[in-house]
Context: one part of a larger RNA
RNA sequence: GGCGCAAGGGGGAUGCCUAGGCAUCAGGAGCCGAUGAAGGACGCGACAAGCUGCGAAAAGCCGCGCGGAGGCGCACAUAGCCGUAGAGGCGCGGAUAUCCGAAUGGGGCAACCUGGCGGCAGAAGUGCCGCCGCGCCAGCCUGAAAACAAAUAGGGCUGGCGGGGGAACGCGGGGAAUUGAACCAUCUAAGUACCCGCAGGAAAAGAAAGAAACAUCGAUUCCCGGAGUAGCGGCGAGCGAAAAGGGAAGAGCCCGGCAGCAAAAACUGAGCAGACUAUAGCCGAACAGCCUGGGAAGGCUGGCCGAAGAGGGCAAGCGCCCCGUAGGCGAAAUGGGCUGCAAAGGGGCUGCCAAAGAGUAGGGCGGGGCACGUGAAACCCCGUUUGAAGAUGGGAGGGCCGCCUCCCAAGGCUAAAUACUACCUGAUGACCGAUAGCGCAAAGUACCGUGAGGGAAAGGUGAAAAGAACCCCGGGAGGGGAGUGAAACAGAACCUGAAACCUUGCGCCCACAAGCAGCCGGAGCGAAAAGUGACGGCGUGCUUUUUGUAGAACGGGCCAGCGAGUUGCUGGCAUGCAGCAAGGCUAAGCGGCAACGCCGCGGAGCCGCAGGGAAACCGAGCCUGAACAGGGCGAAGCAGUUGCAUGCCGCAGACCCGAAACCGUGUGAUCUAGGCGUGCCCAGAAUGAAGCGAAGGUAAAGCUUCGUGGAGGUUCGAACCGGUGUCUGUGAAAAAGGCUCGGAUGAGGUGCGCUUAGCGGAGAAAUUCCAAUCGAACACGGAGAUAGCUGGUUCUCCCCGAAAUAGCUUUAGGGCUAGCGCAGCGCAAGAGGCUAGCGGAGGUAGGGCACUGAAUUGGCAAGGGGGCGCAAAGCCUGCCGAGCCAUAUCAAACCGCGAAUGCCGCAAAGCCGAUACGCUGCAGUCAGACUGCGGGAGAUAAGUUCCGCAGUCGAGAGGGAAAAAGCCCAGACCAUCGGCUAAGGCCCCAAAGUGCAGGUUAAGUGGAAAAGGAUGUGCAGCCGCCAAAACAGCCAGGAUGUUGGCUUAGAGGCAGCCACUCAUUCAAAGAGUGCGUAACAGCUCACUGGUCGAGUGGCUGCGCGCCGAAAAUUACACGGGGCUAAAACCUGCCGCCGAAGCCAUGGAGCGUAUAUGAAAGUAUAUGCUGGUAGGGGAGCGUCGAGGCCGGGGGGAAGCGCAGCGCGCGAGCGCGCGUGGACUGGCCGCGAGCGAAAAUGCUGGCAUGAGUAGCGAAAGGCAGGUGGGAAUCCUGCCCAUCGAAAGCCUAAGGGUUCCCGGGGAAGGCUCGUCCGCCCGGGGUAAGUCGGGGCCUAAGGCGAGGCCGAAAGGCGCAGCCGAAUGGACAGCUGGCAGAAAUUCCAGCACCCGGUGCAACUGUUUGAGAGAUGCGGCGACACGGAAGGAUAGUCUAUCCCAGCUGGCGGAAUAGCUGGGCCAAGCGUACGAGCGCGGCAGGGAGGUAAAUGGCCCUGCCAAGCGUGAGGCGUGAUGGGGAAACGAAUGGGUUGAAGAAGACGAGUCCACGCCGGCAAGAAAAGCCGCUAUUGAGGAAGCACCGGCCCGUACCGCAAACCGACACAGGCAGGCAGGGAGAGAAUCCUAAGAUGAGC
Repeated sequence: GGCGCAAGGGGGAUGCCUAGGCAUCAGGAGCCGAUGAAGGACGCGACAAGCUGCGAAAAGCCGCGCGGAGGCGCACAUAGCCGUAGAGGCGCGGAUAUCCGAAUGGGGCAACCUGGCGGCAGAAGUGCCGCCGCGCCAGCCUGAAAACAAAUAGGGCUGGCGGGGGAACGCGGGGAAUUGAACCAUCUAAGUACCCGCAGGAAAAGAAAGAAACAUCGAUUCCCGGAGUAGCGGCGAGCGAAAAGGGAAGAGCCCGGCAGCAAAAACUGAGCAGACUAUAGCCGAACAGCCUGGGAAGGCUGGCCGAAGAGGGCAAGCGCCCCGUAGGCGAAAUGGGCUGCAAAGGGGCUGCCAAAGAGUAGGGCGGGGCACGUGAAACCCCGUUUGAAGAUGGGAGGGCCGCCUCCCAAGGCUAAAUACUACCUGAUGACCGAUAGCGCAAAGUACCGUGAGGGAAAGGUGAAAAGAACCCCGGGAGGGGAGUGAAACAGAACCUGAAACCUUGCGCCCACAAGCAGCCGGAGCGAAAAGUGACGGCGUGCUUUUUGUAGAACGGGCCAGCGAGUUGCUGGCAUGCAGCAAGGCUAAGCGGCAACGCCGCGGAGCCGCAGGGAAACCGAGCCUGAACAGGGCGAAGCAGUUGCAUGCCGCAGACCCGAAACCGUGUGAUCUAGGCGUGCCCAGAAUGAAGCGAAGGUAAAGCUUCGUGGAGGUUCGAACCGGUGUCUGUGAAAAAGGCUCGGAUGAGGUGCGCUUAGCGGAGAAAUUCCAAUCGAACACGGAGAUAGCUGGUUCUCCCCGAAAUAGCUUUAGGGCUAGCGCAGCGCAAGAGGCUAGCGGAGGUAGGGCACUGAAUUGGCAAGGGGGCGCAAAGCCUGCCGAGCCAUAUCAAACCGCGAAUGCCGCAAAGCCGAUACGCUGCAGUCAGACUGCGGGAGAUAAGUUCCGCAGUCGAGAGGGAAAAAGCCCAGACCAUCGGCUAAGGCCCCAAAGUGCAGGUUAAGUGGAAAAGGAUGUGCAGCCGCCAAAACAGCCAGGAUGUUGGCUUAGAGGCAGCCACUCAUUCAAAGAGUGCGUAACAGCUCACUGGUCGAGUGGCUGCGCGCCGAAAAUUACACGGGGCUAAAACCUGCCGCCGAAGCCAUGGAGCGUAUAUGAAAGUAUAUGCUGGUAGGGGAGCGUCGAGGCCGGGGGGAAGCGCAGCGCGCGAGCGCGCGUGGACUGGCCGCGAGCGAAAAUGCUGGCAUGAGUAGCGAAAGGCAGGUGGGAAUCCUGCCCAUCGAAAGCCUAAGGGUUCCCGGGGAAGGCUCGUCCGCCCGGGGUAAGUCGGGGCCUAAGGCGAGGCCGAAAGGCGCAGCCGAAUGGACAGCUGGCAGAAAUUCCAGCACCCGGUGCAACUGUUUGAGAGAUGCGGCGACACGGAAGGAUAGUCUAUCCCAGCUGGCGGAAUAGCUGGGCCAAGCGUACGAGCGCGGCAGGGAGGUAAAUGGCCCUGCCAAGCGUGAGGCGUGAUGGGGAAACGAAUGGGUUGAAGAAGACGAGUCCACGCCGGCAAGAAAAGCCGCUAUUGAGGAAGCACCGGCCCGUACCGCAAACCGACACAGGCAGGCAGGGAGAGAAUCCUAAGAUGAGC
C1' cells in the first nucleotide's frame, strides 16, 4: 500500500415535521393627502444593540364598551412595580403626535441652517406660541400706461379648491426594435414595450344624419355565435371583420333656437327615527375502568352525545380532556346600506303648425383610423386650401348615377351588465415542504457598485430545560465521572444522520514487477467461517460526434441534491374506447343544490344527410356542348356525430441551456478627455537678446569696443511631470519595481469648485478616452429576441429494422417530395422470388480496318520545290508529295463482325412460402468508408477523387490475419468443465504431426523492392569440338621480305595516317592481341607441335537462389524463441486442433399449424429471437388524490448489511441493526415521475502538498510578566531614515483616541500583545475653521419666451468658495485621553446698562442709503535694498564635573545662555502722492468725489517691516534637592560678534506684451431723518456647527495590516552652487516568521 471485517470522524443527503409561501373561490373595501399623506430621520424602556409599539404627554394618556385574574411586547434573568376600588388584553371614540418629506416664511448637501410680523415672559441677549409658499376660482377693496372717460392689466384682503402618493384595471398624447417573411425594403412584431398627461371605483361608450334590405330592427356595453367566414395582403409571411341569431343588463334626458298652449316631469334631499348590519364578545351536548408504556388519545371491556364525527391542541392515534364546531345570543360608541318622516323641498312644460347647432357639411391636396396596405374605396378623423344647402332641405345604404328605403350632423348628460385587486375577512387545494415554495419560514438584510442597480446564505435538543449541582484533568478550549431524562452517538457545532473524503484495530496479500483493474482457473494462508490469494489464461473505460475513436477528437476531480417533449387553444388529421345514430352535439346564459363543482334547462349555432358548375343555376343528376352525342364529376352501392384517451401537426418561448447583437428608458466626467472659475508649485547652476551707459569713430549717423542689462515654448539639473531601452514579474502591484532615459518659465505641473453623456461627449487624432469595460459606456426593460449552429436529454424487457441515393432548392453540414423502415387494415387471383428451359431486344468485351479518322514502310504517280535554259519549248533532280497499289498498325465520341453476363417476357416444371400489391398513421435517412471487378479524372500517383456491379463495415459480436471498422471464415435468445467442423493451423511460447512420400533452396532465401548484372544451383532442349585425342595445364615454336608505305627528330607489328593488310618459309606464326622502349630491344597473345587421356564449349527455356539494397534512441521487414534431408519452398497423402458456425441436453420469449377448450389457456410439431437512426408492444418504480383492506411505541418512514428468497429485467420481499412517528397492499386516477455526462447548477470533500509562499529592510544581550515568550514590557548595546521613514494641516475615514480586562476568531509565524473582542471614559471657543456677510465659474429661476406631454432657455432675484474678498488673541501651564477652546497673565471686537464731564436741541448734535464717488482691485518675468526668523562662534556670562596613570589649574571638559499679542515711542531702510479755490458736462434727484478748463500756493501728506520701551516683581529655564509607580520644590546666566533667508517691507520698484475677477466691506457724499449724541471709566451680555484619533498611512483610495497613489505648510548642523549627494540633530523606526 491492496482487499475484507469491525469501529469511528467528517459531511448534511434522506425520512418525518412546519412557523412560510403559491394558487383559487366568496364577501368586504376600492382610495390616502395642506386638519400635512405615502415614506422616512431622530428619539421614548430601571438596565435596551435589533425588531415591535409609541412621540418630548413618547412599549404610552383620557372616555365608553367587552372581559374577569392576572400583568409590566418579541425576551425564559435581576431589581422595582400594577391589579376584584376590575389591571393587563380586545373593540369604538378622543388627546398628544419632534424633525424631514407635496413640504408650503427664506435657504439647503432631506431629517439642517436662518428670518419677518403679532402675542406672552424677561432690562436685554433670548425663550415659548401663532401666522407668513405657489397657482386657479369667487367675493370685496384698489387701480395704470397708450387723447379724455370708462374698462382692462396690475396690486391688496377674505374664502374655497388644487399640489403629492398609490398594485392592477381605464381613457388620452407620443411611440421602438429584436423578430417573422427561412434574404429584404412594403408588410410583420404592434399601436406591443416604454415615456408622458389625467380620471374613477370602475373608466370609456351611449339615446341613430344607425343597422338593414323592399322585410324589418330600434341607445351603449359585455358574452356565445356568425368565422378563421366575407375580405385585406410584395394576394407572400400574415392580418382578419360586420350584420343576423342566442344571452347578460336595461333608462332615458338636457341646452340652444321657434311657436303655441298650459300647470303635468326628470332630478335632488341635510336632519330625525326605526329595524338590520360591520367593528369587541357570550352560551354551547356527551367517558369511565383495566393493560402496555416515560407518557394513552393505543389495546381490551362497558357506556354516552350528536342541528356538534370541520379543524387544532393536550407526553402517542381523544366525537364525549382543552380551544373550538353545529345551533343560538350580544353593542355604550363609530360606520354602512335600507325604510319611514317624504304627496316635504325644488321646479316651465308640451311639440299639430312653426322652429330646429356654418368657416360647418362637402370638394382639392397630404396623412391617419376603420379587418380593408390607394385600391373602383365608400365611412370616420387631422393638416392645408376652398366652401354649400336651409326640411320644397340635408346625410346614409362600400366608386358613381337613378329609383327606393333608413336617418336628421355640425351642443351636452346618462346608471346596470364589463375590467382589475395594492388592502381586510372567511374558506378551499389529486399546490410546495427548507437546493422546494415568494428573492426572503423574513431580508430587500449582509455584501457588491460612484450611481442607476444587483442581491444571498441561513429552519428542527426535549413531552418538559428537567440546559448537566458537585468532583477530576486542563491556562483555556475540551474531556472523564456524577446527576437529569424514556432516550445524552437527544448535550446545545444538539431529530434522523446516506455518499464523497479522512482514520483506527484485526485477517490475508504486496518491495524484479506492468496496468480500463474485471472475468475464468487456482496452490497456499486463514480462529479452516467469512475472507484473502501467489501464479496462469483472456481482456482497448463511459458518453458524444463520426465513414471510422482505447483513441493522443469532445465532456466529466469525486460525492450528494437539483437539472430537459410540458401546458393552453375542448384548434387540425388519424387511431382506440364509449354514448346516440339519419342523425349527433349543445354554446353563452339561466335555475336548483351541499355552489372554482354537480344536476337540470338552454337548439342560437355546428357537423352530417347531394351533387355538379367559374357563376347564374339546375338537381340524382350536373357541367361542357348546336346536340336527346361523347366525355368529366357524381348517384345507383348512404354513417355520422359528441366525449375521453393516445400518436403526429399548427399557433404560442413549445425539449432544455447558450450568443455576437437590436431597440426603449434611465444612471454615470469621484477614473479619464476638453473647457470655465479660483488658488498653489517649479532647489540651484549656465548662457548673456533688446535696450541703456561710457570710450572710440562719423559732417551727422550707421558702426566698433568695454560695461550695464537680464530676454528666451534657451542650456545643465532636483522637487514635480513623463515613460526611452532593458531586466524582474503565475506579482508586493489586475501595469509595478531596479538600472537607464525625456521635459523641467512653459503649448508647464497641480488642488478645490463647476461644466460637456452614448444615434452623444471629449480628442495637439491613437479607433484615443468617457469609473480596471469602448468601432459605440453601464443599468434595467422589450425578453424566455433569434440561433438552418454546438452541447445535453434520466427506468426495464420483447418484435421489426433503415439511410448516407434521385429531383428541386441563394441549395450544398438545412429543407421538401420520392426511395429505403415500422405499425394497423385490406387483397388470396399461388401474387411474388429463385433455378432450369424457351422466346426476345441490344452493339459492350473481344475482334476488325470496307466506312470515319489516325498512322508505318515501299512502289506508282497528279501536283509542287530546286537546277539548267535570254525566253519559250523543254530537260535534269539523290527534294516534297494528294491519290492509287502492296505491307504492317491504331480508335470513348470508327464497325461490313460480335460474345459472356445482365435485362424483358413465357400456359405448363421444380424449389421458397406472403416475401408481392393497395390504403392509412408514424418515422429516420440526404457527411458514408474500405475491398474486389468494370471505367472516368489524376501522373495507367495517393489510405486521392467521381461513377457502375458486388461484398463487408456502418448498425455485427465470435474465430483467423501478432496487434488491426471495411480482408478471410462465420451472422451472438440463455445455460453446459458435452461433441463435429470453417478460415487458419499442429517444434516451444500455444490447442493439435518434431506425420508420411518425392523434389527444391544454402540465400536464414523463407522473413520487403525495380531496371539491370552474374561461370549460384537443379531440370530440360538445341548447336559445336572430341580416342583421326577435344577443353585446361605444362614443354616448345610463334619466322622472313620488313624498320610495309606515309608521317615524323624518331615511328622498327604496337603515337597517327594509308591499305585490293601483300607476299614468303612453314607443323604454325597477324604488315600483329596486349605490356613495354625516346625509338629499338624485351615479354606475351593469336596460331602450331609435343605431353596428358575423356569429355569439352556455346546458346535457349523452366524451378529455386545471389547482387542491385543508405535513416534517423540496442536488436526492429518471421509475433518471439528458435528453425537448414527443415519448424523454408513445391507436389501428393493420412490424422488432429480450431468459432458465439453445426450438433447434443436443459431453459426463455415470439410466430405458424394442429388438437382440445365457451374463453383464458394447455399440449405437440415447426420456424424465428445481432442490431444504430427509427417504428411498434408489454412492464417496473417515484410523488399525490379517491375507494376498499391493513400495519404501527410489543416500534412507522428513512438509513446500514458480501445474510436469505422471488422476478428475464426495471425491481420486489424476508431477517438483523439503527431510528423514534408515521405508513403499506389492491383497484383504477393524476403527474413538477426515474440522471453519469450539458467546460450543467448548488453544497460538501479530495488532489496537487505538508509543496509554492509567509509582501523590499538588523538585530543582540539581560531583566520582567506569564500555564506558555525569538515575537509583549523595561534597560543597555547595535542598526535605519533625516526635503523624511520627523512635525503641522486639508481631503477622506468615523471612535481606530485613553483606561481596565480578555485571549475563540482576525494578525500570513508566535503572542501574555494589537488599529482585534468586552466594559468604561474622552472632543469645552465672542477673537481658530464654517454659518448668521460678499460675490466667481456654474446652478436654480417669480414674471417672460419656446416646446405633442414630460420639459428647454432665461432678465431680475436667489443660491454658489473650509479654493477668492471681508472679519476681534497672544504667551505659558495642566490631564490617562482636549486645548489660540480649560486655567493663569496680559489683550482686543460687537452690543447693552450705569457714572461724571463734554456737546447739541430747527442757528440741526447725531444718524444715514438698496442711490453717488473713492478705496477694495489683483497678471508675468527680473533686480536691488532694508529688516527679521534662523544659525554659527564660544570672546564674554552661568551651572556642573575634573576621574585609573602622567601632565595642565589665569586651565580643561560638558551643558545652557530665551519669551507673544497688545499698548507706548516716532528711532526706522525706504516707498507712494502736488495741494487749494472757481467754472463746465454727464451721472433719474441731491451732494461729495472723479474728469476737463482756469487761477493761486508751498513741502507737506500718506504708507512702512522692523527697532526700542512696556507687557514682565511674570513665564520658561540647565542644574540641584527630595521622591524613587505617578509626581513635587527651589531655580543661575540671559551679553557680543559673524553669517543670513525662498519670510516681511511689497506687486513697492524696473521690464516687456499675450495687457492680467466680481461683489460685499471700508471711507466719504447727499436724499432722508430729527433730540439726543459720542469719547473715557466701571459693570453686564455675546448664538449654531466642527474640534478625539489616523492623515505619504496598518486607520484615506487600491478586495489585504498591499514595495502603488494622495493637495498644502515647516525645512537644524558639517561638506556642497543646491531641497543633488554622503554623514548627522531634533524626532522617528528595526518593518508580525
Large-subunit ribosomal RNA, half A from a Eubacteriaceae bacterium, 1633 nucleotides, folded computationally. NCBI's taxonomy places the organism under Bacteria, Bacillati, Bacillota, Clostridia, Eubacteriaceae. The sequence was found in a public genome assembly.